[in-house]
A computed fold for a 92-nucleotide RNA from Isachenkonia alkalipeptolytica, annotated as c-di-GMP-I riboswitch aptamer. The coordinates come from a structure-prediction model, not an experiment, and the mean pLDDT is 80. The model forms 95% of the base pairs in the Rfam consensus. The RNAcentral record of the sequence draws on Rfam. Its Rfam family is "c-di-GMP-I riboswitch aptamer". About the family: GEMM was predicted in a large-scale screen for bacterial structured RNA regulatory elements.
RNA sequence: AUUUACCAUGGGCAAACUUACCGAAAGGUAAGGACGCAAAGCCAAGGGUCUUCAUUCCUUUGUGAAAAGGAAUAUGACAGCCGGUUGCACAU
Numbered sequence: 001a002u003u004u005a006c007c008a009u010g011g012g013c014a015a016a017c018u019u020a021c022c023g024a025a026a027g028g029u030a031a032g033g034a035c036g037c038a039a040a041g042c043c044a045a046g047g048g049u050c051u052u053c054a055u056u057c058c059u060u061u062g063u064g065a066a067a068a069g070g071a072a073u074a075u076g077a078c079a080g081c082c083g084g085u086u087g088c089a090c091a092u
Stems, first nucleotide, its partner, number of pairs: 001092002012037002017032006035080001041085003046082002048078003054073008
């Protein structure tokens, strides 16, 4: 300098689950715990997925206020879905 094709010594991360806390939820944080990971580092301004406090609409009940149910929509999330970006070891 090149590359992610194969093998990770040392070291790194940590799924499910459990406990505590935060949140309307999705989910997050901390501790424990390891299914896995060579970018399981970073980016939620691209696609995708999840959620619906709130908003809008519909239905039912109700004199009404309102309540219950349903649908749609991120501004809320997910980087361990794809993608973007930077980089280590080994190898050449």